[in-house]
Context: one part of a larger RNA
RNA sequence: UGACGGGGACCCGCACAAGCGGUGGAGCAUGUGGUUUAAUUCGAGGCAACGCGAAGAACCUUACCAGGACUUGACAUCCUGAUCGCGGAUUUCAGAGAUGAUUUCCUUCAGUUUGGCUGGAUCAGUGACAGGUGCUGCAUGGCUGUCGUCAGCUCGUGUCGUGAGAUGUUGGGUUAAGUCCCGCAACGAGCGCAACCCUCAUCCUUGGUUGCUAACAUUUAGUUGAGAACUCCAAGGAAACUGCCUGGGUCAACCAGGAGGAAGGUGGGGAUGACGUCAAGUCUUCAUGGCCCUUACGUCCUGGGCUACACACGUGCUACAAUGGUGAUUACAGUGGGCUGCUACACAGUGAUGUGAUGCUAAUCCCUAAAGGUCACCUCAGUUCGGAUUGGACUCUGCAACUCGAGUCCAUGAAGUCGGAAUCGCUAGUAAUCGUAGAUCAGCAUGCUACGGUGAAUACGUUCCCGGGUCUUGUACU
Numbered sequence: 001u002g003a004c005g006g007g008g009a010c011c012c013g014c015a016c017a018a019g020c021g022g023u024g025g026a027g028c029a030u031g032u033g034g035u036u037u038a039a040u041u042c043g044a045g046g047c048a049a050c051g052c053g054a055a056g057a058a059c060c061u062u063a064c065c066a067g068g069a070c071u072u073g074a075c076a077u078c079c080u081g082a083u084c085g086c087g088g089a090u091u092u093c094a095g096a097g098a099u100g101a102u103u104u105c106c107u108u109c110a111g112u113u114u115g116g117c118u119g120g121a122u123c124a125g126u127g128a129c130a131g132g133u134g135c136u137g138c139a140u141g142g143c144u145g146u147c148g149u150c151a152g153c154u155c156g157u158g159u160c161g162u163g164a165g166a167u168g169u170u171g172g173g174u175u176a177a178g179u180c181c182c183g184c185a186a187c188g189a190g191c192g193c194a195a196c197c198c199u200c201a202u203c204c205u206u207g208g209u210u211g212c213u214a215a216c217a218u219u220u221a222g223u224u225g226a227g228a229a230c231u232c233c234a235a236g237g238a239a240a241c242u243g244c245c246u247g248g249g250u251c252a253a254c255c256a257g258g259a260g261g262a263a264g265g266u267g268g269g270g271a272u273g274a275c276g277u278c279a280a281g282u283c284u285u286c287a288u289g290g291c292c293c294u295u296a297c298g299u300c301c302u303g304g305g306c307u308a309c310a311c312a313c314g315u316g317c318u319a320c321a322a323u324g325g326u327g328a329u330u331a332c333a334g335u336g337g338g339c340u341g342c343u344a345c346a347c348a349g350u351g352a353u354g355u356g357a358u359g360c361u362a363a364u365c366c367c368u369a370a371a372g373g374u375c376a377c378c379u380c381a382g383u384u385c386g387g388a389u390u391g392g393a394c395u396c397u398g399c400a401a402c403u404c405g406a407g408u409c410c411a412u413g414a415a416g417u418c419g420g421a422a423u424c425g426c427u428a429g430u431a432a433u434c435g436u437a438g439a440u441c442a443g444c445a446u447g448c449u450a451c452g453g454u455g456a457a458u459a460c461g462u463u464c465c466c467g468g469g470u471c472u473u474g475u476a477c478u
Stems, first nucleotide, its partner, number of pairs: 002477001003475003007472007015462002019426005026318008034309002042053002064304007073129001077128002079125006087106003092101003109119004131293002134291003140287002142282003145278001147276001152191006158167003171182003197270004202238007212227002216225002241264001244258005320419001324378007337366002341360002345356004385416001390411007432454007
């Protein structure tokens, strides 16, 4: 100088408190451990691993296992030789396939000085080499997590000190903030904070199609004529700055209240992550040093496995019901996606779906949200709650649903009556609750990422728990 203390002072944070809803009990989904296995590929491990890498394991993926094959190799460059095509389609046989043998058709390389040469392509040979999701993240780059969007981390010159160092950065106020003011042997500066960026909230101008419809005409319907007001879209501007007033404060920074305003004191949200810490994570994205394998630790194929199952843990979904369930009927969104696609409508089917057919390369078509409202039944039961499990019959995708997909219908109708100790999230359009869309994707979503609908309660406060910041003090640690 730091670090630490069950030392002190001050301050902050859904940290506690005040509230609301969960997890922990049940069934299932999913990840992990363990066990099992020929293999159950590998990584991730307190917070900061465990619906994580994986935005999607039937084959493929795939790295694992069993078996069958290849050895200059599935892929690249060079050398030698041969050929002029290569390539595409195709028949038959053997085989699980890889592969091996075989048949037919289409096509018949380019530049040239026409000896040949050059380029291109293919095949064969040979070795140089290829190849490795093999090891080391404690050899590394890059990227990422974390403390933490916490307010800190430093430098130049000067001064002080023998020196390590100190000062500045401490003190008095103030702030979300090392934010600003005042003071001061310091004076300045840099990386961070803030602002500049995107978006939402108000208004104005410009522009009106595929969007809109006030007035006029018309109609089943903004449907059509028409209109450019309104909505909306998308470009440009305005607007918020403690600017104004009152009080407090040191005549300061600033704080409390008020006015006006769509918005008020960083207006809400996002992007943005200082010096560093954890030898944190990743050699399986990629790159890369070293080591190792080279008829195998490389490559191809078939089948299996990653989906096992006494059990334990994490994260979720569905429930245990009447603020509900069921039946009928009736409204109101916003993102986003669509041609190997999204599909209106009609018909068939109880249905998943099928057949025909229409519009859309999209502000045009797909395109109807659900909770909600109204009416009726149920009447507190393991029930008209709950839907696991199982039997049967089907649908779709796809070479192929046995291991191992999703969906539909009929039947079946398990546990579960609100969950011990403990523990998690959340301060406003938030929690809770309701549906919708997208990526991945042939098919497969209770996960993830977005979108809107309905829409609360509580915060006295900082004594305590946890984490963090500043100053100070003690120390046997540095």
About this RNA
Small-subunit ribosomal RNA, 3' major domain from an uncultured Alphaproteobacteria bacterium, 478 nucleotides, folded computationally. Its mean pLDDT, the model's own confidence on a scale to 100, is 83.